[in-house]
RNA sequence: UAAAUUGGAUAGUCGCUGGCAAAAUCCGAAAGGAUUUGCGAGAGGAAAGUCCGGGCUCCAUAGAGCAAGGAUACUUGAUAACGUCAAGCGAGGGUAACCUUAGGGAAAGUGCAACAGAAAAUAACAGCCUAUUUAGGCUCAGGUGAAAAGGCGAGGUAAAAGCUCACCAGCGGUACAGUGAUGUAUCGGCUGUGUAAACCCUAUCUGGAGCAACACCUUAGAUGAGAAACAAAAUAGUUGCUCACUAUGUUUCUAUAAUUCUUUGAGUGGCUUGAAAUAUGUAGCAAUAUAUAUUCUAGAUAAAUGACUAUUCACGACAGAACCCGGCUUAUAGAUUUACUCA
RNA sequence: GAGGCAUAGCUCAGCUGGUAGAGCAUCCGCCUCACACGCGGGGGGUCACAGGUUCGAGUCCUGCUGUCUCC
Numbered sequence: 001u002a003a004a005u006u007g008g009a010u011a012g013u014c015g016c017u018g019g020c021a022a023a024a025u026c027c028g029a030a031a032g033g034a035u036u037u038g039c040g041a042g043a044g045g046a047a048a049g050u051c052c053g054g055g056c057u058c059c060a061u062a063g064a065g066c067a068a069g070g071a072u073a074c075u076u077g078a079u080a081a082c083g084u085c086a087a088g089c090g091a092g093g094g095u096a097a098c099c100u101u102a103g104g105g106a107a108a109g110u111g112c113a114a115c116a117g118a119a120a121a122u123a124a125c126a127g128c129c130u131a132u133u134u135a136g137g138c139u140c141a142g143g144u145g146a147a148a149a150g151g152c153g154a155g156g157u158a159a160a161a162g163c164u165c166a167c168c169a170g171c172g173g174u175a176c177a178g179u180g181a182u183g184u185a186u187c188g189g190c191u192g193u194g195u196a197a198a199c200c201c202u203a204u205c206u207g208g209a210g211c212a213a214c215a216c217c218u219u220a221g222a223u224g225a226g227a228a229a230c231a232a233a234a235u236a237g238u239u240g241c242u243c244a245c246u247a248u249g250u251u252u253c254u255a256u257a258a259u260u261c262u263u264u265g266a267g268u269g270g271c272u273u274g275a276a277a278u279a280u281g282u283a284g285c286a287a288u289a290u291a292u293a294u295u296c297u298a299g300a301u302a303a304a305u306g307a308c309u310a311u312u313c314a315c316g317a318c319a320g321a322a323c324c325c326g327g328c329u330u331a332u333a334g335a336u337u338u339a340c341u342c343a
Numbered sequence: 344g345a346g347g348c349a350u351a352g353c354u355c356a357g358c359u360g361g362u363a364g365a366g367c368a369u370c371c372g373c374c375u376c377a378c379a380c381g382c383g384g385g386g387g388g389u390c391a392c393a394g395g396u397u398c399g400a401g402u403c404c405u406g407c408u409g410u411c412u413c414c
Base pairs, nucleotide, nucleotide: 001339002338003337004336005335006334008312009311010310011309012308013307014306016042017041019039020038021037022036024035025034026033027032044318048329049328051327052326053325054324055323056210057209058208059207063243064242065241066240067239069206070205071204072203073202074088075087076086077085078084089103090101091100092099093098104201105200109199110198111195112194113193125142127138128137129136130135131134150168151167153165154164155163169191171188172187173186174185175184176183177182214269215268216267217265220262221261222260225254226253227252228251229250230249234248235247236246237245276295277294278293279292280291281290282289283288313316344413345412346411347410348409349408352367353366354365355364361398369385370384371383372382373381392406393405394404395403
């Protein structure tokens, strides 16, 4: 410098939240729930922020076109997907190991560049030169600024200047190497300021809302419901317009129980078996993929995971699940291990 | 689960980046016998914090802290 692991330990008692088993008893209008005994289980690497991506649920099994908006931006690969990850390229930093990197386009267009300065992008204040008194040539040196029209040296000229040449930087063409970003060599005319985390352009992606989603049971109240045919006007259907789809309409038939809305509840499900974890092998530089074996590891709803005692050490940091996964970011005392660098 | 705000002691401006302002408060002077009112003048800023983009950041981007609102 880089990477990885751990995040007090052991035993006992009491208590709390689920699960399984066993008997009974009790509560409730019902659905359903509670109590007692035994057995076994019970927070994290970030459970956090909610910053991205996905699953799941409803809106039409989420559809088409045009807009508007949003996101991303070197290359190749990985992945369910991503703005994530891996390996590289370029740029920057470090003596080095190594680290950082929002890194497309400024030659499509527009805007902006305060102060200073002649001039901030159609350069000419002062100056130099030629003829000679107002006409022409020039931008080298000057000062200002964050930035001044490629840098620097030589030749050249009336004076100068990429005007020419060598070297360097940049741009473009060609050849070679590489899957590619790109690198190396060579040639060319000499060059076209910066800013896109300003508007914008290009390419790719993108429907909305969220577990208080949503489904079901139960109590009570209100309400007529379903099917077929017709009509195509209006309204509504989670950004706008057009189309498409659905509902609301009218008529007929069936039929007295169902539908829809609101409401009650120590109500139920969604809820934890999953892109799962552990071990080993194989492929790959790696991310990761795959095969076999084993395991089941919180699921609450006012919300559990705590308290005490004993022993021990280094005297214990950040911190507490709430639908679930993959990441990112942030917080984190101490301890342990491995590899490399410099002195 | 979703959205906003943070600038002087207090309440707020600050539009497309270019030397941070207003009102009240506070201090000094004038006015008055004195106080108030009034008039004139002054001081006071880590633009919540950290990093980045840019020549330059209160403003743009990212993270983070606090606070408010809604479902």